This is a predicted structure of a 529-nucleotide part of an RNA (small-subunit ribosomal RNA, 5' domain) from uncultured Dokdonella sp. The RNAcentral record of the full RNA draws on Greengenes. The source organism's lineage runs through Bacteria, Pseudomonadati, Pseudomonadota, Lysobacterales and Dokdonella.
[in-house]
Context: one part of a larger RNA
RNA sequence: GAGUGAACGCUGGCGGCAGGCCUAACACAUGCAAGUCGAGCGGCAGCGCCGACCACCCUCGGGUGGUCGGGCGCGAGCGGCGGACGGGUGAGGAAUGCAUCGGAAUCUGCCUCGUUGUGGGGGAUAACGUAGGGAAACUUACGCUAAUACCGCAUACGACCUACGGGUGAAAGUGGGGCCUUCGGGCCUCACGCGAUGAGAUGAGCCGAUGCCGGAUUAGCUAGUUGGCGGGGUAAAGGCCCACCAAGGCGACGAUCCGUAGCUGGUCUGAGAGGAUGAUCAGCCACACUGGAACUGAGACACGGUCCAGACUCCUACGGGAAGCAGCAGUGGGGAAUAUUGGACAAUGGGGGCAACCCUGAUUCAGCCAUGCCGCGUGUGUGAAGAAGGCCUUCCGGUUGUAAAAGCACUUUGUUGGGGAAGAAACGGGCCGGGUUAAUACCCUGGUUGAAUGACGGUACCCAAAGAAUAGCACCGGGCUAAUUUCGUGCCAGCAGCCGCGGUAAUACGAAGGGUGCAAGCGUUACUC
Numbered sequence: 001g002a003g004u005g006a007a008c009g010c011u012g013g014c015g016g017c018a019g020g021c022c023u024a025a026c027a028c029a030u031g032c033a034a035g036u037c038g039a040g041c042g043g044c045a046g047c048g049c050c051g052a053c054c055a056c057c058c059u060c061g062g063g064u065g066g067u068c069g070g071g072c073g074c075g076a077g078c079g080g081c082g083g084a085c086g087g088g089u090g091a092g093g094a095a096u097g098c099a100u101c102g103g104a105a106u107c108u109g110c111c112u113c114g115u116u117g118u119g120g121g122g123g124a125u126a127a128c129g130u131a132g133g134g135a136a137a138c139u140u141a142c143g144c145u146a147a148u149a150c151c152g153c154a155u156a157c158g159a160c161c162u163a164c165g166g167g168u169g170a171a172a173g174u175g176g177g178g179c180c181u182u183c184g185g186g187c188c189u190c191a192c193g194c195g196a197u198g199a200g201a202u203g204a205g206c207c208g209a210u211g212c213c214g215g216a217u218u219a220g221c222u223a224g225u226u227g228g229c230g231g232g233g234u235a236a237a238g239g240c241c242c243a244c245c246a247a248g249g250c251g252a253c254g255a256u257c258c259g260u261a262g263c264u265g266g267u268c269u270g271a272g273a274g275g276a277u278g279a280u281c282a283g284c285c286a287c288a289c290u291g292g293a294a295c296u297g298a299g300a301c302a303c304g305g306u307c308c309a310g311a312c313u314c315c316u317a318c319g320g321g322a323a324g325c326a327g328c329a330g331u332g333g334g335g336a337a338u339a340u341u342g343g344a345c346a347a348u349g350g351g352g353g354c355a356a357c358c359c360u361g362a363u364u365c366a367g368c369c370a371u372g373c374c375g376c377g378u379g380u381g382u383g384a385a386g387a388a389g390g391c392c393u394u395c396c397g398g399u400u401g402u403a404a405a406a407g408c409a410c411u412u413u414g415u416u417g418g419g420g421a422a423g424a425a426a427c428g429g430g431c432c433g434g435g436u437u438a439a440u441a442c443c444c445u446g447g448u449u450g451a452a453u454g455a456c457g458g459u460a461c462c463c464a465a466a467g468a469a470u471a472g473c474a475c476c477g478g479g480c481u482a483a484u485u486u487c488g489u490g491c492c493a494g495c496a497g498c499c500g501c502g503g504u505a506a507u508a509c510g511a512a513g514g515g516u517g518c519a520a521g522c523g524u525u526a527c528u529c
Base pairs, nucleotide, nucleotide: 001529002528003527004526006525007524008523009522010521013376014375015374016373017372018371019369020368021334026332027331028330030329031328032327035081036080037079040078041077043074044073048072049071050070051068052067053066054065055064056063057062088287089286090285097212098211099210100209101208102207103206106204107203111200112199113198114197115196116195117194118193119153121151122150128143129142130141131140132139133138159168160167161166173192174191175190176189177188178187179186180185213259214258215257220250221249222248225247226246227245228244230242231241232240262284263283264282265281266277267276268275269274289310290309291308292307293306313322314321315320340366342365343364344363348362349360350359351358352357379410380409381408382407389400390399391398392397415465416464417463418462419461423456429449430448431447432446433445434444435443472518473517474516475515476514477499478498480497484513485512486511487510488509494501495500
């Protein structure tokens, strides 16, 4: 000199864009953060609407009451998909990690392009009912019922096992429109599904090479250890595991041990080489109260799932139970130190759904903080009686100083009032065409048309009106370093980054006048180059 996720002192006007627990991976009250689908299913608890039927009133097409899940819809339940993403944190880990470059022995839901099928049966179970147990959490028995839940049978190009024949293994329907109907449903068609299989895309698992902090006051380490044969296991290679056999394998090019640490793109500094660092943003990894384990699933050994053990907290009728903010806010604690228990799904994205739509503390906005960077402002021009006051003085005057004020002439960030974008186009509606089809229907799709949808928001921005309206902080002995006088103090009080000042004339302490530097900041401290 440059820098910072900074803190502290004094001071403080506005806006834009960023950033904001670096410490206790300490403990957490409360609310919210993952749901959705009735176009899979049986149903109808609640609320409202529509419809049908019945009864009553009656102004004769309305009102009131009741019944019916018949429709819109829908609590709980079965079922599907999603809760493996998104969000947080950096404890652990020095290599099972990260970065770069390669590799072969693998899997991959949803998505894309193909091939082919979707036939025929069965038995349950929740919800529900009845009867219980329990303070609660919850739970037991019996009985009823459905499915895109579950299980056989048929079929099998390809797939798998065997390598000879052969064997194993599938599926699910729902909705729209039309025609028919014995009112159960059937047929045609379209859409969305389902099974098997071939590719692709995406994602994931695995292996190798090279590189990645300090310590030798750590020199030897290793028995599943190193390799082989044969098995087992896995989606998959492999001592990954097992039986047997051999005696190997690593190491001063630093093994082993100890300490420290998430890694990288990057960031800061520097002319560079390098040094330091890894907040925000992005990629990868690891973790989710501590330790362990598997289940489900395409994917987890799973932050807001399950089980076991432990610590801690809470409830209890003492028999037994419940919880996990390193999600967003917020609380206590720790600390020099770090924000609101806010708004909205309008946009972007994600999950579910045919869709409408629902959910989304992701996200987008607002609030707080000079924490940083950038921009603007605190006025502009004129104005000498060089006023008063202050300070200095050789008492003449000098200086503060056009500085101020009055006066005159202007301007308008802010204030008030008015106007006012863009972020919104999709979806859905109407019309016209194309595809499909028996069909002008349904559905899909192209165009066109008129409307609706904004949290921010009293937005940005524009116009008008009146009206000159916030400046501080540090320094001034020397050098770094620009800038000095008086008074007070008297080795005291104090200053100080180094040299050093102060013991009666202190340009070095304290104050005042003056000056210098930066400026909504200025200094100090800490840390890095």